[in-house]
């Protein structure tokens, strides 16, 4: 210098190929239960790397870019 592959709640991951309210676990926060506290039970809070185009509407399509890994050189 080329080339893949990935990026999504505090971790951890779906949903993307096929445009149409961003889900779930776990963490946290209130409650319930218990003599506390643990499990366990219910409510609850959080997120699409980043800039542009495209569309009526992009996490998802297109361009550039930035990070991690891999191969070649």
């Nucleotide at each position: 210098g080329g080339g893949g592959u990935u990026g999504u709640a505090g971790u951890c991951u779906a949903a993307c190929c096929a445009g149409g309210c961003a889900g779930a676990a776990u963490a946290g926060g209130c409650g319930g239960c218990u003599c506390c506290a643990g499990a366990c039970c219910g409510c609850u809070u959080g997120a699409c790397c980043c800039a542009g185009g495209u569309u009526c509407a992009a996490a998802u399509c297109c361009u550039g870019g930035c990070a991690a890994c891999c191969c070649c050189a």